Notes
The RNA shown here (transfer RNA) has 74 nucleotides and comes from a Planctomycetaceae bacterium. The sequence was found in a public genome assembly. Its Rfam family is "tRNA". The family's RNA type in Rfam is transfer RNA.
RNA sequence: CGCGGGGUAGAGCAGCCCGGUAGCUCGCGAGGCUCAUAACCUCGAGGUCGCAGGUUCAAAUCCUGUCCCCGCAA
Numbered sequence: 001c002g003c004g005g006g007g008u009a010g011a012g013c014a015g016c017c018c019g020g021u022a023g024c025u026c027g028c029g030a031g032g033c034u035c036a037u038a039a040c041c042u043c044g045a046g047g048u049c050g051c052a053g054g055u056u057c058a059a060a061u062c063c064u065g066u067c068c069c070c071g072c073a074a
Base pairs, nucleotide, nucleotide: 002072003071004070005069006068007067010026011025012024013023020057028044029043030042031041032040050066051065052064053063054062
């Protein structure tokens, strides 16, 4: 250099194929329950969807370039 997979909240992941409100679990914060803690219940905060550009009324999703991680081949 070539091929494939991956990058989305603090952590682990789904959503992408076929464009249309950014979600799940855990964690974190507050409240409830309890004598109290855990468990349980309710609510909340937290995201330039790796980065840049393009197409579109509209992009996490489609196209192009690029960076990083993992694997295969050489």